This is a predicted structure of a 1492-nucleotide RNA (small-subunit ribosomal RNA) from an uncultured bacterium.
The coordinates come from a structure-prediction model, not an experiment, and the mean pLDDT is 83.
Rfam family: Bacterial small subunit ribosomal RNA. Its family is annotated with ribosome and structural constituent of ribosome in the Gene Ontology.
């Protein structure tokens, strides 16, 4: 520190996601040890059980109970006061401990004020304690109640209570004065110890005020009646409307009142570079609460967590009357949850209450449990070991890999385990004993020695044994470190994103290997960070999300130049705070850490002093440059009212006319003989201003256009005459706002929503056409939106220019005028720098800055819901979320496509010429049949095609029947043995087979031999393996088609560009071409074109057989037949010719084009091979090879028969043909390219013929297939289904062949179907071509004179031309395509799931309000009643009290509203799904340009 995802690629804007740190955590798998911490976050839900607050007999009167003593047997009683139960007193109990329920300010920080207060218990000081009295608990008796718990009467104590004296440095005050205490223990003894009273001080600790800070919400804008001041009272420790009575009418808010939501607050704690952000466990302070709600009493402090009263809920006991209770104290328990511990130890330490102590109490507190929950540390050995064991796993089969990893061999013993020893945590206070010091018969302090306290833990040490007792989870597609094989087959499943998964998954499961952390891994949930994704530091607002439609202007912000003043910001020193802890440094302590101990820094704040005054505020003064005023001049569709005008249109009236008019792509509705349309003239009406006219003018914007008047805003420019900072922006707020629409009344040609009618269509609620209503026009009044656009908010102020318009001033040449120079305003274009993601922008900024306003934070959901508030409506203005995707989006680019433009080419159309599509038959294919009709190919580019030859074979997983299993074919091992092999024969069978029989080998060697022994081959029998025309051509390799022989593809280096890419290859030419020339940020270059190759057309040279034969010679009926020749054809090898090389034109002096001369041939002469980069997952797994998958007595292999040929149909191809340019008949003439010994076959002889006997020659320029044919001569038929035309039958044969039924071909005779030039439509051809005629060949026993491949003869006709159809090459241009137009998409509708919103209504909850009852209590009032203390002999009387009354008052009850949440039959829209339905809106001119 980034990094993954939008796209074919690219930049950039953008959301989502990840790696990181963290946590009071939950969960899964695992799991040895120890320290240190840390654990109910949810129901402040309900609680069994113990235990959390008590002590003090040295205040009291005392003795229930134990002890001691004393009587008594005993039961019992007596004393004592060791001790102490209950009770009276006195301190505590308000501390400590625990939760965050409620609190947005009565809280908290934080700095300050208290002359406006309070303090028990401490310290410190100053004085004081005199003399009386009267009760009361208990206890005892008597009594009511179940029980708690009383009631009555006697009696009794005090450090309980009352009274009276004293009295001030006390407190009040009118300064005269008044007033107002005490208790006594302890001891033989107390002014002295422990208390007690009145005063001052002080220390802690509290109360009250202030001023800053302190969350969301304006879909909450007003709120408030003790409210806000005053006065008198009254209350209160103390100020204060704290309360109360009069009297004013105030307080509070946009700097956010009130209300709603939520939430204790800080020290801090996570986390970040830091600002922040997000938290508030655990430790510390504060504050609030204690079952809810209220009260006050006591006390030095409470409205009191284990106090009281009261209401209400709940739970318990009850005799049914009436009680009792309150773990948000420690444990514990149900509940509820994803989820949080023991009903342990002890007061040893620290701390706290009481106590003179000793001491008791003490779930604060110490400790121990239990929980990998954190965090830190240790350990699960170490060292040596190569046959690289074994096993696993891959594997190209050679090996690799686990791995020194094991084994083995040597050592060592932490941690655990078992035994045992042990410092510390402990110092004190009490007692003794000694010393010393304070005033002194009790006390106090130091100080020394002894005795005396440990709940729980133990560091650490010994001993003992033996490597033993101790490793796991995640993760291996990419971010992201690690990858192999199996298995499944879009299933199972995985996923944080991105996405993996339909038969070769580094992506699911497993195995193996690895990687990464380690007693823990990982998920999950939440926080910060990455996020500069709410930007203060640190964003943005033309097109990406985003400038308000426009002006005026309030608050507010912001603000010119000089001087002077003061110091409120500001800047500096100072000083006071800013608790400890935490964090952060340095030192030390636990063996180290973690933790923990000191000391420092810090704690960025706040308060107070002192000091500067530069800038900013404020105060005073000045100035003119900012802004305004003024004086003169000026332009303009700026506005608003009145009036005038002309053309043009409709209408109506007249005139002339006489058949159509008018509309469209073509038509028809429509109008018209009642006289239209057209054309004159009259006259009406509304409505809008042609030409001028212009990226020209004006207004803030919407906007403004005929001409005149009258009112009227603004603005420019000259003068430098006034004022003096008067200034910008401007949340709200006010005004102005195009169209459409609304309301009221006119108007009302033309146009025209809706509406009718006609067309178009598959429909057509559209688009064209005929009509037409609201509306469009005026007055009034509302409405307030637009793509209100420059998608660009106002103001200032600076930053190179050029050029073209508008208004206006100056200057100078001579006066005018033009033209020039300069300035200010003001429309525009083009362009430096800069800026931008590019496009572009660019003194009219999207450049530098300031300054102030609105606005944005992913796409949809949705500018919708829902409340609010405008509005007649209509709908505006504000404006959410559930829930959904991983994108949506901008701007260039390279393609591709457009029913886009331009250029341009093909037999592409056009011109021509012949088919095709009708006919019958061949042939392929579909389809139906079939037991089978084997497979493959499917628009062009599949169909006479693989198949260059299906009677059987071919011939296949084709069928139907028989056999065979190392196999019909290839190697290899291991055994057997010399027979079973070859051959023969024989049985069976269709026939493969299957059974039998005969015969009996081959090389070496031993040996006389009989015979033995070895090898091969062969057999046989088992192993491995053959075999497979089985799948997969979407695993593949070659091979092929097509686009197309079209002229395109690319690269190096350079140059632009932030990139993708781009330039070159574009642009004038020209060409069959990226031929080639010019010009050029390109310059070369390569693959293609072209040219080398082949054939062919002319000529030369060479050669001259089997070819040829002119001239010489023989020779025949004839014949190159013989000798011979090489002149010619030929043959076949070398060559030469053709290059726009010449001329003339044209054109840029180019390239090149025309056109001409010479040539056999002329601008590539003609044909062929030859096919860039690619494209269609194009074809082929059945040519062949080949990965992986299958089959293995069978998907292999033989064998026979059948099929492959089956036939209502449909379609491709090419043959014959319909006929007189012609059919038959005779008769005659001229190729060429092939083939031939499994052959081709003459002659010569039989058959009408097919053919057949015989059988020269011939491995062929020799022999043969071999007669070419149409033509060319004659005849004949004379336009008919024939003397066309041959399909089909029927009889008779030939030949091949083992065999012609299914199922060949040919021959003779007979037979003579349909067809009389073929609809829509559609194919070929541009010259030796089309048509047309015959000829050879491959396959092949036979079979094609109709496929196919060549080859020669006869041989035309047309091309003005590129609109248009089809395909294509360049350039442009749009695009929402990129699977690339067979693209993409949009809405209804139907199924299904999801969240939401409305609804008749319904259930709740919160906070107030009115009004009712009105508990406890405080407080006030009170006839009668009660009563010990003072008074008074007494009667009585002051005081008190009980009880009533009242104020106020909690629950509670009514009531109408508010709000919020829930839930509702229906219902609406929205999102989301698989290949439903209908249509085709938008992307291209998207077929009507699209949008607002």
């Nucleotide at each position: 520190a980034g990094a993954g995802u939008u796209u074919g690629a690219u930049c950039c804007u953008g959301g989502c996601u990840c790696a990181g740190a963290a946590u009071g955590a939950a969960c899964g798998u695992u799991g040895g040890c120890g320290g240190c911490g840390u654990g109910g976050a949810u129901u402040a839900g309900g609680c069994a059980u113990g235990c959390a607050a008590g002590u003090c007999g040295a205040g009291c009167g005392g003795a229930a109970a134990g002890g001691c003593c004393c009587c008594g047997c005993a039961a019992g009683g007596g004393g004592u006061a060791c001790u102490c139960g209950a009770g009276c007193g006195g301190c505590g109990a308000a501390a400590g401990g625990g939760a965050u329920a409620g609190u947005a300010a009565u809280a908290c920080g934080u700095g300050g004020a208290u002359a406006a207060c309070c303090u028990g218990c401490c310290c410190c000081u100053g004085g004081g304690a005199c003399g009386a009295g009267g009760a009361u608990a208990g206890c005892u008796g008597c009594u009511g109640g179940a029980a708690a718990c009383g009631g009555c009467a006697a009696u009794u104590a005090a450090u309980a209570c009352u009274c009276g004296a004293u009295g001030a440095c006390a407190u009040c005050u009118c300064c005269g004065g008044a007033u107002c205490a005490a208790a006594g223990g302890u001891g033989u003894a107390a002014u002295u110890c422990c208390g007690c009273c009145c005063g001052g001080g002080g220390a802690g600790g509290g109360g009250u005020c202030c001023g800053c800070g302190u969350c969301c919400u304006a879909u909450u804008a007003g709120c408030u009646u003790g409210u806000u001041g005053g006065u008198a009272a009254g209350g209160u420790a103390a100020c204060g409307g704290c309360u109360c009575a009069c009297c004013a009418a105030g307080g509070c808010c946009a700097c956010g009142a009130u209300g709603g939501g939520u939430a204790g607050c800080g020290g801090g704690u996570g986390u970040g570079a830091g600002a922040g952000c997000a938290c508030g466990a655990c430790c510390c302070g504060c504050a609030u609460c204690a079952u809810u709600g209220g009260g006050a009493c006591u006390g030095a402090g409470a409205c009191a967590c284990u106090g009281c009263c009261c209401a209400g809920a709940c739970a318990c006991c009850u005799a049914c009357g009436g009680g009792u209770g309150g773990c948000u104290g420690c444990a514990g328990u149900c509940g509820a949850g994803g989820a949080u511990c023991u009903u342990c130890g002890g007061c040893a330490a620290u701390g706290g209450g009481c106590g003179a102590a000793a001491g008791c109490c003490u779930g604060a507190c110490c400790g121990a449990g239990c929980g990998a929950c954190g965090c830190c540390g240790c350990g699960u050995g170490c060292g040596g070991g190569a046959u690289g064991a074994a096993g696993g796993c891959c594997u190209u089969c050679g090996g690799g890999u686990u791995g020194u990893a094991a084994a083995c061999c040597g050592c060592u013993u932490u941690c655990g385990u078992a035994g045992g020893g042990g410092a510390g945590g402990a110092a004190a206070u009490a007692c003794c004993g000694g010393g010393g010091g304070g005033a002194u018969c009790a006390c106090c302090c130091c100080u020394c020695g002894g005795u005396u306290u440990g709940a729980c833990c133990u560091a650490u040490c010994c001993u003992a044994g033996g490597a033993a007792g101790a490793a796991g989870g995640a993760c291996g597609g990419g971010c992201u470190a690690a990858g192999u094989u199996c298995g499944u087959g879009c299933c199972a499943g995985c996923a944080g994103c991105c996405g993996c998964g339909g038969u070769a998954a580094u992506a699911c499961g497993a195995a193996c290997c690895g990687u990464c952390c380690u007693a823990a891994c990982g998920u999950u949930a939440u926080u910060c960070g990455g996020a500069a994704u709410c930007a203060c530091u640190g964003g943005g607002c033309u097109u990406a999300a985003a400038g308000g439609g426009u002006g005026c202007g309030u608050a507010g912000g912001c603000g010119g130049c000089c001087c002077g003043g003061g110091a409120a910001g500001u800047u500096g020193g100072g000083u006071g705070u800013g608790a400890a802890a935490u964090c952060c440094c340095u030192c030390g302590g636990c063996u180290c850490a973690a933790c923990c101990g000191a000391g420092g820094a810090a704690u960025u704040g706040c308060g107070c002093c002192c000091a500067a005054a530069a800038c900013u505020g404020c105060c005073g003064g000045g100035c003119u440059u900012g802004a305004g005023g003024g004086a003169g001049a000026u332009a303009g569709a700026g506005g608003u009212g009145a009036g005038u005008g002309g053309a043009a249109c409709u209408u109506a009236g007249g005139g002339u006319g006489g058949a159509g008019c008018g509309g469209u792509g073509a038509a028809a509705u429509g109008c018209g003989u009642u006289g239209a349309u057209a054309u004159c003239c009259u006259a009406a009406g509304g409505a809008a201003c042609a030409c001028c006219g212009g990226u020209g003018g004006c207004g803030a914007a919407a906007g403004c256009g005929a001409c005149u008047c009258a009112c009227u805003g603004g603005g420019u420019c000259u003068c430098u005459u006034c004022u003096g900072a008067c200034g910008c922006u401007g949340a709200g707020g006010c005004a102005c706002g195009a169209a459409a629409g609304c309301u009221a009344g006119g108007g009302u040609a033309g146009c025209g929503a809706a509406g009718a009618g006609g067309a178009u269509u598959a429909g057509a609620u559209a688009c064209c056409c005929u009509c037409g209503u609201a509306g469009u026009c005026c007055u009034a009044g509302c409405c307030c939106u637009a793509a209100a656009c420059g998608a660009u908010g106002a103001g200032c102020a600076c930053u190179a220019g050029a050029u073209c318009g508008a208004g206006g001033g100056a200057c100078a040449c001579u006066c005018c005028a033009u033209a020039g120079u300069u300035u200010c305003u003001u429309g525009g274009u083009c362009g430096a720098a800069g800026c931008g993601a590019a496009a572009g922008u660019g003194u009219u900024a999207a450049g530098u800055g300031c300054u102030c306003c609105a606005c944005c934070u992913g796409g949809g959901g949705a500018g919708u819901a829902u409340g609010g508030u405008c509005g007649c409506a209509a709908g505006g203005c504000u404006g959410a979320a559930a829930c959904u995707c991983a994108a949506a989006g901008g701007a260039a680019u390279u393609g591709a496509c457009g029913g886009g433009g331009g250029c341009u080419c093909a037999c592409a159309c056009a011109a021509g010429c012949g088919g095709u599509g009708g006919a019958g038959g061949a042939u392929g294919u579909g389809g139906c049949u079939u037991a089978a009709u084997u497979c493959g190919a499917g628009g062009c580019u599949a169909c006479g095609c693989g198949a260059a030859a299906a009677a059987c074979c071919u011939u296949a997983u084709c069928c139907u029947a028989g056999g065979c299993u190392u196999g019909a074919c290839a190697u290899g091992c291991a055994c057997g043995g010399a027979u079973u092999a070859a051959c023969c024969c024989c049985g069976u069978g269709a026939a493969a087979g299957c059974g039998g029989g005969g015969c009996c080998a081959c090389a070496c060697u031993c040996g006389c031999a009989a015979g033995g022994g070895u090898g091969g081959a062969a057999c046989g029998u088992g192993c491995a393996c053959a075999g497979g025309u089985g799948c997969u051509g979407c695993a593949u390799g070659g091979c092929u088609g097509u686009c197309g022989u079209c002229a395109g593809c690319u690269c190096g280096u350079g140059u632009c560009g932030u990139g993708a890419g781009a330039u070159g290859u574009c642009g004038g030419g020209u060409u069959a071409a990226g031929u080639c020339c010019c010009u050029u940020a390109a310059c070369g270059a390569g693959c293609g074109a072209a040219a080398c190759c082949c054939u062919u057309g002319u000529c030369a040279c060479u050669a001259g057989u089997u070819g040829c034969c002119a001239g010489c010679g023989g020779g025949u009926c004839a014949u190159g037949c013989c000798g011979g020749g090489g002149a010619c054809u030929c043959u076949a090898g070398u060559g030469a010719g053709a290059c726009u090389g010449c001329c003339g034109g044209u054109g840029u002096u180019a390239a090149a084009c025309c056109g001409g001369a010479g040539g056999a041939a002329g601008g590539u002469g003609g044909g062929g091979a030859c096919g860039a980069c690619g494209u269609c997952a194009a074809g082929u797994c059945c040519u062949c090879a080949u990965g992986g998958c299958c089959c293995u007595u069978a998907u292999g292999c033989c064998u026979a028969g059948g099929g492959c040929u089956g036939c209502a149909c449909a379609c491709g191809u090419a043959a014959u043909a319909c006929a007189a340019u012609g059919g038959c008949u005779g008769g005659u003439a001229c190729a060429a390219c092939g083939a031939g010994u499994c052959g081709c076959a003459a002659a010569a002889c039989c058959g009408u013929g097919a053919g057949g006997u015989c059988g020269a020659g011939c491995c062929a320029a020799u022999c043969u297939c071999u007669u070419a044919a149409a033509g060319c001569c004659a005849g004949u038929c004379u336009c008919a289904g024939u003397u066309c035309g041959g399909a089909u039958c029927g009889a008779a044969g030939u030949c091949u062949g083992c065999a012609a039924c299914u199922c060949g071909a040919c021959u003779u005779c007979g037979u003579g179907a349909a067809g009389u030039u073929g609809g829509a439509g559609u194919c070929g051809c541009u010259a030796g071509u089309a048509a047309u005629c015959c000829c050879g060949g491959a396959u092949c026993a036979g079979c094609a004179u109709u496929g196919c491949c060549g080859g020669g003869g006869u041989g035309a006709a047309u091309a003005c031309g590129u609109u248009c159809c089809c395909g294509g090459u360049c350039c442009u241009u749009g695009u929402a395509c990129a699977c690339a137009c067979c693209g993409c998409c949009c809405g209804u509708c139907a199924c299904a799931c999801c969240a939401c919103g409305a609804a008749a209504g319904u259930u709740g909850g919160c906070a107030a309000c009115a009004c009712c009852c009105g508990a406890a209590g405080c407080c006030g009032g009170u006839g009668g009643c009660c009563u010990a203390a003072c008074c008074g002999u007494a009667a009585g009387g002051a005081a008190g009290g009980a009880g009533c009354c009242g104020u106020c008052g909690a629950a509670g009850g009514u009531g109408g509203g508010g709000u919020c949440a829930g839930u509702g039959a229906u219902u609406g829209g929205g999102g989301u799904g698989a290949a439903g339905u209908c249509g085709u809106a938008a992307c291209a001119a998207g077929g009507u340009a699209a949008c607002c």